A computed fold for a 584-nucleotide part of an RNA from a Planctomycetales bacterium, annotated as large-subunit ribosomal RNA, domain V. The source organism's lineage runs through Bacteria, Pseudomonadati, Planctomycetota, Planctomycetia and Planctomycetales. Its Rfam family is "Bacterial large subunit ribosomal RNA". Its family is annotated with ribosome and structural constituent of ribosome in the Gene Ontology. The full RNA is in RNAcentral, with records from ENA.
Context: one part of a larger RNA
């Protein structure tokens, strides 16, 4: 070197199982509500099966009988029209009771008594006598029909129970029969309201330096943006979802902030006068561009913030968005030329369907109409997730599941080193005196890759996740043992640097713990790496499934780097390492 043969698992991102945490699907599946949106059941009215009487509250029709006060006036005068008399022994006037109305003055009826009268035409008033008929208004009573509720009541629909009953002979079923009890109710069929997580079908947004809380989501202006247009980020600032009937058009005329001097109250600052003054004012509202030879400032007159088009051009994936000379008509302002289809300009916004309102030489379902539709104008959307799924819509999954992803988190690895750890340099100062035995302010260069991060690059058809246990190995920034300088080192015990990694670096209580804290030792009880070394080596206390429980949160389902109890850790070793040992 080569081939056995027993072992041992460090590797073969080892084998098992299209990862169960995450996150993504306009995926799925249960559960929850005060998410839509529906329904099964409940109640509740109506109506049909469904009838008779009473009584009582109302509507309507009538007959009879009543009712009416503005002032002035005998006083409580409802309108209008006839009328000069009317009523009384079949009891007037007047008095005493009593009952309605009542504006509290008096009207209307009745009872009794009593025995002959009362009222009218007059004088006041817009209208004369309820002396007297007649027809009618308001408002009220009686009575008669209808009719509407509501109470009651009643038997004969309906139910219910009973029966030594018939059919019928076995029957507690069914029809009759008889008696009881309830009753037009109840059940029951149709419609309507109302309730309805019982039950059912769905939603329940995207972007995100993982996802979720946060925050954005359409339009204007500036920087970013790299001197043409354009140009990202959860990059830097700030607006806008209006507003003016004049802050529009037109003619004509001005010149503005702000300073310096002067004048009364009056001052730093008001108004007034002179002077300097190119732009710094001011232009509705954010900025930016513009712009006093006006787009500003100020008075006259006005409504062009019309109507029908438009050659032609910017911009643009499309729909959209912008500018636009001229023709035609009616205007407006100026003497004309002229200028005017809003506002110096860029923000103030919303497609289509569907429906309102106005017009309309247009269709009109046999034919005339009309209903509807069409054109042309105009309104209805924080359709703000703003190119707008639906008129309509929110949660929880640790009981879950399916497809997918290392496109995307948590472990470890890689980069990066802001955090960390370590040095060095500088020397402000402390160190009685003295920067530099020792330390060292503000500051500067590196090193290292053990923390927390940041980044998403390999692994989601899976790279087991904290501590312990066994067993290691490595590195030096050295904890002991060892040499050495300094010293603010008499000596002994220190501090500091310097070299050095050979060996060594301990038992316990507690807590799952790593650390930590505390006992007792020790020459010491180092600091890191090694997938925070090691779960095909153990082990399972913590984390981190399904059960529960407590506290907080939630209307709940439920949830909680809040807390507690309990809860399957598989792999007979083929390669590749190592340990034994044996042939060649």
């Nucleotide at each position: 070197c080569c081939c056995g043969c027993a072992g041992c698992u460090a590797g073969a991102c080892g084998g098992a199982a299209a990862g169960a945490c995450c996150c993504c699907a306009u995926g799925a599946a249960c559960c929850u509500u005060u998410a839509c949106u529906g329904u099964a059941g409940g109640c509740u009215g109506a109506u049909a099966c469904u009838g008779g009487g009473u009584u009582u509250a109302g509507g309507u029709a009538g007959u009879u009988c009543u009712u009416g006060u503005g002032u002035a006036g005998g006083a409580u005068a409802g309108g209008u029209g006839g009328g000069a008399g009317g009523c009384u022994a079949u009891g007037a006037c007047g008095u005493g009771g009593g009952u309605a109305c009542g504006c509290a003055a008096g009207u209307a009826c009745u009872c009794a008594u009593c025995g002959a009268g009362c009222c009218g035409a007059c004088g006041u008033u817009g209208a004369a006598a309820u002396a007297c008929c007649a027809c009618c208004c308001u408002g009220g009573a009686c009575c008669u029909a209808u009719u509407u509720g509501a109470a009651u009541u009643c038997u004969a629909a309906c139910u219910u129970c009973u029966c030594g009953c018939a059919g019928u002979g076995a029957a507690u079923c069914c029809u009759g029969g008889a008696g009881a009890a309830g009753g037009a109710c109840a059940a029951u069929g149709u419609c309507a309201g109302u309730u309805g997580g019982g039950c059912a079908g769905u939603u329940u947004g995207a972007c995100u330096g993982g996802g979720g809380c946060g925050g954005u989501c359409u339009c204007c202006u500036c920087c970013a943006a790299a001197a043409g247009a354009g140009u990202a980020a959860c990059g830097g600032a700030g607006g806008a979802g209006c507003c003016c009937a004049a802050u529009g058009g037109u003619a004509u005329u001005c010149u503005c902030a702000g300073c310096c001097u002067g004048g009364u109250u009056g001052g730093c600052a008001a108004u007034c006068a002179g002077g300097c003054a190119g732009c710094g004012a001011g232009c509705g509202u954010a900025a930016a561009g513009g712009u006093a030879g006006a787009a500003g400032a100020a008075u006259g007159c006005u409504u062009g913030a019309c109507u029908g088009c438009g050659a032609g051009a910017c911009u643009u994936a499309u729909u959209a968005g912008u500018c636009g000379a001229g023709c035609a008509g009616a205007g407006a302002c100026g003497a004309a030329a002229g200028u005017c289809g809003g506002g110096c300009u860029u923000a103030g916004u919303g497609a289509u369907c569907c429906g309102g309102c106005g017009g309309u030489g247009c269709u009109g379902g046999a034919u005339g109409g009309a209903a509807a539709g069409g054109c042309c104008g105009u309104c209805g959307c924080u359709c703000a997730u703003c190119a707008g799924a639906u008129a309509a819509a929110a949660g929880g999954u640790a009981c879950u599941c399916u497809g997918g992803g290392g496109a995307u988190a948590a472990c470890a690895g890689g980069c990066u080193u802001a955090u960390c750890g370590c040095u060095u340099c500088c020397g402000a100062g402390c160190g009685u005196c003295c920067a530099u035995a020792g330390c060292g302010g503000c500051g500067a260069a590196g090193c290292g890759g053990u923390u927390u991060g940041g980044c998403a690059c390999c692994u989601c058809g899976a790279u087991g996740u904290c501590g312990g246990c066994u067993c290691a190995u490595c590195a030096c920034a050295u904890c002991c043992u060892g040499g050495g300088g300094g010293u603010g080192a008499a000596g002994a015990a220190g501090c500091u640097c310097c070299c050095a990694a050979g060996g060594g670096u301990u038992u316990g209580g507690c807590u799952g713990u790593u650390c930590g804290c505390c006992a007792a030792u020790u020459a010491a009880a180092g600091u890191g790496g090694u997938a925070c070394g090691u779960g095909a080596g153990c082990u399972g206390g913590g984390u981190u499934u399904a059960a529960a429980c407590c506290g907080u949160c939630g209307u709940g389902a439920g949830a909680c780097a809040g807390g507690u109890u309990g809860g399957u850790c598989c792999c007979u070793a083929u390669c590749u390492g190592c340990u034994g040992u044996g042939g060649g």